[in-house]
RNA sequence: GUUCCUGUAGUUGAGUUACAACGGUGGUUUUUCAAGCCAUGGGGCCGGGUUAAAGUCCCGGCAGGAAUU
Numbered sequence: 001g002u003u004c005c006u007g008u009a010g011u012u013g014a015g016u017u018a019c020a021a022c023g024g025u026g027g028u029u030u031u032u033c034a035a036g037c038c039a040u041g042g043g044g045c046c047g048g049g050u051u052a053a054a055g056u057c058c059c060g061g062c063a064g065g066a067a068u069u
Stems, first nucleotide, its partner, number of pairs: 001068007010022004024040005045061005
């Protein structure tokens, strides 16, 4: 240089509907801590396009990874 893959919550993942686990915050329980229970906040890498509707499809960019020379 070329080709391919990936990019979703603080982290790791799923996904036709934006969801789960862990983590965070508040409460409850306990002499205290931890664990448990209840509640709560938090997300689509960026910019365009297609579509009634885009996390998903297309194009460009950025970042990470793999193969090859």